[in-house]
Molecule: small-subunit ribosomal RNA
Organism: Allium cepa
RNA sequence: AGAGUUCGAUCCUGGCUCAGGAUGAACACUAGCGGCAUGCUUAACACAUGCAUGUCGGAUGGAAAGUGGUGUUCCCAGUGGUGGAUGGGUAAAUAAGGCAUAAGAACCUGCCCUUUGUAGGGAAACGACAUCUAGAAACGGUUGUUAAUACUCCGUAGGCUGAGGAGCAAAAGGAGGAAUCCGCUCGGGGAGAGGCUCACGUCUGAUUAGCUAAUUACUGAGGCAAUAGCUUACCAAGACGAUAACCGCUAGCUGGUCUAAGAGGAUGAUCAGCUUCACUGGGACAGAGACACGGCCUUGACUUCUAUGAGAGGCAGUAGUGGGGAAUUUUACGUGAUGGGCAAAAGCUUGACGGAGCAAUGUAGCGUGCAGGUAGAAGGCCCGCGGGUCAUGAACUUCUUUUCUCAAAGAAGACAAUGAUGGUAUCUAUGGAAUAAGCAUUUGCUAACUCGAUGCUAGUAGCCGCGGUAAGAUAGAGGAUGCAAGCAUUAUCUAGAAUGAUUGGCCAUAAAAAGCCUGUAGUUGCUUUUCUAGUCCACCAUCAAAUCCUAGGGCUCAACCCUGGACAGGUGGUGGAAACUACCAAGUUGGAGUAUGGUAGGUGCAAUCCAAUUGAUAUACCUUCGAUGGAGUGGUAAAGUGCGUAGAGUUCGGAAAGGACACCAACGGCGAAAGCACUCUACUGGGCCGACACUAACACUAAGAGACGAAAGCUAUGGGAGCAAAUGGUAUUGAUACCCCAGUAGUCCUAGCCGUAGAUGAUGGAUACGAAACGCUGUGUGUAUCGACCCGUGCAGUGUUGUAGCUAAUGUGCUAAGUAUCCCUGAGGGGGAGUACGCCCAUAAGAAUAAAACUCAAAGGAAUUGACGAGGGCCCGCAUAAGCAGUGGAGCAUGAGGUUUAAUUCAAUGCAAAGCGAAGAACCUUACUAUUGCUUGACAUGCCACGAAUCCUCUUGAAGAGAGGGGUGCCUUCGAGAAUGUGGACGCAGGUGGCACGUGGUUGUUAUCAACUCAUGUCGUACGGUGCUGGGUUAAGUUUCGCAAAGAGCGCAACCCUAGGUUUAGUUACCACCAUUGAGUGUGGAACCCUGAAUAGACUGUUGGUGAUAUGUCGGAGGAAGGUGAGGAUGAUGUCAAGUCAUUAUGCCCCUUAGGCCUUAGGCGACACACAUUCUAUAAUGGGUGGGACAAAGGGUCCCGAUCCCACGAGGGUGAGCUAAAUCCAAAAACCCAUCCUUAGUAUAGAUUGCAGGCUGCAACUCGCCUGCAUGAAGCUGGUAUUGCUAGUAAUCGCCGAUCAGCCAAAUGAUGGUGAAUUCUUCUUGUGCCUUGUACGCAUUGUCCGUUACACUAUGGGAGCUGGUCAUGCCCGAAGUCGUUGCCUUAACCAUAAGGAGAGGGAUGCCGAAGGCAGGGCUAGUGACUAGAGUGAAGUUGUAACAAGGUAGUAGUAUUGGAAGGUGCGACUG
Repeated sequence: AGAGUUCGAUCCUGGCUCAGGAUGAACACUAGCGGCAUGCUUAACACAUGCAUGUCGGAUGGAAAGUGGUGUUCCCAGUGGUGGAUGGGUAAAUAAGGCAUAAGAACCUGCCCUUUGUAGGGAAACGACAUCUAGAAACGGUUGUUAAUACUCCGUAGGCUGAGGAGCAAAAGGAGGAAUCCGCUCGGGGAGAGGCUCACGUCUGAUUAGCUAAUUACUGAGGCAAUAGCUUACCAAGACGAUAACCGCUAGCUGGUCUAAGAGGAUGAUCAGCUUCACUGGGACAGAGACACGGCCUUGACUUCUAUGAGAGGCAGUAGUGGGGAAUUUUACGUGAUGGGCAAAAGCUUGACGGAGCAAUGUAGCGUGCAGGUAGAAGGCCCGCGGGUCAUGAACUUCUUUUCUCAAAGAAGACAAUGAUGGUAUCUAUGGAAUAAGCAUUUGCUAACUCGAUGCUAGUAGCCGCGGUAAGAUAGAGGAUGCAAGCAUUAUCUAGAAUGAUUGGCCAUAAAAAGCCUGUAGUUGCUUUUCUAGUCCACCAUCAAAUCCUAGGGCUCAACCCUGGACAGGUGGUGGAAACUACCAAGUUGGAGUAUGGUAGGUGCAAUCCAAUUGAUAUACCUUCGAUGGAGUGGUAAAGUGCGUAGAGUUCGGAAAGGACACCAACGGCGAAAGCACUCUACUGGGCCGACACUAACACUAAGAGACGAAAGCUAUGGGAGCAAAUGGUAUUGAUACCCCAGUAGUCCUAGCCGUAGAUGAUGGAUACGAAACGCUGUGUGUAUCGACCCGUGCAGUGUUGUAGCUAAUGUGCUAAGUAUCCCUGAGGGGGAGUACGCCCAUAAGAAUAAAACUCAAAGGAAUUGACGAGGGCCCGCAUAAGCAGUGGAGCAUGAGGUUUAAUUCAAUGCAAAGCGAAGAACCUUACUAUUGCUUGACAUGCCACGAAUCCUCUUGAAGAGAGGGGUGCCUUCGAGAAUGUGGACGCAGGUGGCACGUGGUUGUUAUCAACUCAUGUCGUACGGUGCUGGGUUAAGUUUCGCAAAGAGCGCAACCCUAGGUUUAGUUACCACCAUUGAGUGUGGAACCCUGAAUAGACUGUUGGUGAUAUGUCGGAGGAAGGUGAGGAUGAUGUCAAGUCAUUAUGCCCCUUAGGCCUUAGGCGACACACAUUCUAUAAUGGGUGGGACAAAGGGUCCCGAUCCCACGAGGGUGAGCUAAAUCCAAAAACCCAUCCUUAGUAUAGAUUGCAGGCUGCAACUCGCCUGCAUGAAGCUGGUAUUGCUAGUAAUCGCCGAUCAGCCAAAUGAUGGUGAAUUCUUCUUGUGCCUUGUACGCAUUGUCCGUUACACUAUGGGAGCUGGUCAUGCCCGAAGUCGUUGCCUUAACCAUAAGGAGAGGGAUGCCGAAGGCAGGGCUAGUGACUAGAGUGAAGUUGUAACAAGGUAGUAGUAUUGGAAGGUGCGACUG
């Protein structure tokens, strides 16, 4: 410090997630040690038991104990003093009687320090105790006696009140032999503690906006330690509040702690300061101090005792128990240290505290050995079988002893004594590697990889995601990595997160500028001087200690502890400074305004009453009247509904009514926006320009508030021609739509409401600055002119292009989205949702404000490349069109589907499967079925034994099994060996078994389409672009010109064969003057044909036109051939997980007396059906018969087979010739000539069937071909649809080969013969290029919307029901303070002796807790039923949106419909 995740890829925006640190933690697994810390975060829930606050006999009366007595000692229930207001616990309440910081004045203060003065005189009583006595107990009652540092009175001092007198008001002694000590009292001062007041700060909600009645202020009185509505009487009506009152929710506050670079954010355990509470609520007493945790009274709940009358209790002290909970310790030791209380002191007391125990809860530290040692051990795992790794290791050898074990010694903490801790820390000796390693991870982020198992199962997961038979992601194993007495997970906080932005961000299109203006508070604001509140500087005070930081020191180190020091920052005070801000005062003119002179304008409002005026070649629509005229019109893609002989439509003329204003008209004008257009008039707002008189900052922005605000809609009155939601009808259809015919609200006017739109420049307002160029509008001005142009220039507005800059990019760019300043609104992932609830506005429709639960890991912007479009442009192709011949109809053949079957083996399935694999299924082939057999096997290699191999005969359906008989080879070093057969044991063979989605190879298709790429340069943040686009041209990315491109590669083209010629060579081919034969037979020739080889030729080379040039193109000449001459081979990068595991090869899986092998028979040949491809036909351009003519290419020795003879024929017999330019197959057929048939299911067609034969072959039944005779089916040119073909082509005719014993071939591959017609690029289809749109990228078989059915989840409404809480009103009214009292009682003092003062009790008044009643507010839970929302596997219905999405879409509004939606109105372009 960043990383992962949206996309095919890119850059942004934006969320989610991860890596770090932390914790009073918890949980899983594991665990050696001691040190230092920490330990109920939940039920402020309830508590058994023990302990936690006592002390003083030197204040005092006295009982008891002890002693024989006196005296003394000890002890202490009572009186009395002091302390139980500290310490310890807790965080319920409390949003301010609190806390933090800084100040203040009207106070009190026991013990302590200091200081002044004084302690004189008198009196009585209650306890304890004794007597009697009530009660279960707690706890009392009566009578009597008595002390004090207990209590009371008088006098006096200082003091207080008060200002004139005067009034109020103290004391206590004790100890000691004594010095003296400890106390007591009134004052002054101090220290420390406490009470009170004020300023600033201190969570959240406005879906809490008004609140308050002692409330706010004065006066009088009361009250308090003191101020004060603190209380009361009267009077006034104030006080607080958008700078957030009141109300609601939550919460102890702080020093600090965690985190962060910091600013900040979160937090408030332990330690420390303050506050608060002590079972719940209320109350006072006494005291210096409490309204009191271990005190009192009372209320309520709970627990407990009881003799039922009455009592007792309060662990949020310390241990401990139950309960709750994921979860938190011992009913232990000691007063030795520190601190507290009492005491003169010794001392007593102290669950404060000191130490121990329990817990890996945390933190820092130590250890679990070190060194040597390789046959690289055994074993595990992997393996390419060679090995690698665990392993720099175990065993083994030497060494060491922190720790451990056991034994001896033994502290400091203490100051005279006193040590719980503790026989602890520490030290020494003995023994021996001995007692001591786990947890998590291992796809990426993120360090670390393999194997077998599993097979979208089991499971995993922080995010993206993994798992569907080769999982580095599941579980296991081995290895590895990380940390380590721990490790991982979970929870929470912070960081990363600049995703709340002061530091430090945004709002054209990503979320986000209010529709627009005026203007209040507020914020901000021109120049100079004064001033000094803010600000800045210096100093002072303070912000407790601890903590953090830092310098040292002490525990062996560290953690930990001790001592010292310091920065920054906050608040207050004192003194300065005067730049900036503010205030006061004064001035100035640049901002702003007023006046003045001009000026443009659809600025606004009102009127016209049928007024006036008036531009044009011309208002339009509709109704009606008259005329014209006679059958249609209107409308559509096409129609129909509609109108029309009762006279439409058409044309001409006249009139009414309502509504709107063509041309001018413009990227022109005005207005804040909405918006504004016939003409004229009245009134009126604003702008701009000129000149420069006046005012003197009057300014900008603007929360709340107010004005205006399209269309639709609402209320009421008019009006109603056209248009037109709804509605009716026709057409189409599924059609609640688009199109058409009608048509109502509405649209118009007037008076009001509503207050919203894609109200948009998707861009808030104001000011200043900062390139140019070209327009337009308004108004000035310079030169010039008679004037108008031309050429310039200023201000204001409005447009286009564009530099710098900015921006994610698109883009923007003096009219900013640039550079800056000021003010205001708004957003913080997507959905849920602009929805629910609440509140306000509205007649309503609705509008404004505005959440949460839940859910997803994305949603989104701009641009890129593809793909696609019922988008556009260009070009090409037998793509259409023009033609020719067909297919689809018939019969047969073949293939495929389906069905059937024991089996009908398998593969191939749109184009690109289907006369395809198969260039030959009777057996074999053969993979299928049934049956009989075999198990080292039919086949390969290695080992052992025996026999040469092998041949013949017989039995049995085959295989196989059995029996019999012949036969002895080659080689030799004489052991044997080679080859072959049989038998045996084991490694193994074998598989046409599965996966072509594991693969190699090969093939198809796109496509013989012209495309596909690269490096360098350059442009862009990048994906990518350019090159390859553009103007031409081509069959072609073929080529040329231009150009930020200049080049290159794979493709295209060329290389091959063929067609005419030349040269060369002539046998078996060719020729023949000559000779000659049965025969080119002999001989000769090289001219011709032909064959083999070589070569030239064709390149737009030449000519004319066209073209800017160039490439080219059109026409011509020459030429055998002319524009690629024709044909073939040749198939770029890629696409289709295309086909093939059954050609072969191969990985993995599977079978092994079978899924392998052998055999016989059957099947692959089945047959209601529908499909594909041929053949033959349907006839006269023909068919039959007879005669006659002309090819090319190919094949042949287990072969082709001439000739002759036989047969009607297939064929049989015979066997010349040829190993082929020689011989044979071999007859070419269409064609020509002659003749018959004469339009008919025929002398067409030949299916089907019968009989008789031939050939091949072990075998012809299933299941071959051929021949002869006989039989003689459908079919007379074929619906929708669709195929092939552009010249030696289509069509038509035969011939040959491969495979092959034969052949189901009518197939397929070659070969020649005869030989046409037509051709325009408008549409269809497809490829290519450019462009455009896109919400698609699995790429239109895409994406995607809503209703509906089902399941689940959370939420709203809901008759209500049940709680909680707050306040109000009334009733009742405990304890108690304060008051009243005429009743009762009463020691001290007074007294004139009657009484009085004072005190107590009782009664009573006000207030008053709990309780009761009543109606409310807020809030929580629940609720039949109901509403929408969200999520789900592949349901249903349509297809609204994305392309012109097939009716362009969208926001508002109204209406309508199963649903998406449709339609109307005005608006926007996204």